About this RNA:
This is a predicted structure of a 107-nucleotide RNA (SAM riboswitch aptamer (S box leader)) from uncultured Aeromicrobium sp. Its mean pLDDT, the model's own confidence on a scale to 100, is 84. The RNAcentral record of the sequence draws on MGnify.
[in-house]
């Protein structure tokens, strides 16, 4: 650049205090053992590959290359709308919904 991110998938040995990407906030996971490394397994179908078909493309199928196996990409820091605050606002601790930035995967 494009697509995709609310669904799915855990055990087991080393190993020893920290992990959820960074920052800042909140929330959560961790000596009933975090992070790495290792072995099995298990999800899932993006490419590859096989077949068909209305053939710049769509559908099965497969599982070779990758990826992944706590929480929505855990959630929020910007923006726009709505609840809601007795009423007003150019406000927002609070809830919801949209996008937008960043991010992960894949190609």
């Nucleotide at each position: 650049u494009c697509a995709u991110c609310a669904a799915g998938a855990g055990g087991g040995g080393c190993a020893g205090a920290g992990g959820g990407a960074a920052c800042c906030g909140g929330c959560c996971c961790g000596g009933c053992g975090a992070a790495g490394c290792c072995c099995c397994a298990g999800c899932a179908a993006c490419c590859a590959g096989u077949u068909g078909a209305a053939c710049g493309u769509c559908a099965a199928c497969c599982a070779g290359g990758u990826g992944c196996u706590a929480a929505c990409u855990c959630c929020g820091g910007c923006c726009c709308g709505g609840a809601c605050g007795a009423a007003a606002g150019u406000c927002g601790a609070u809830c919801c919904g949209g996008g937008a930035c960043a991010g992960a995967u894949g190609a």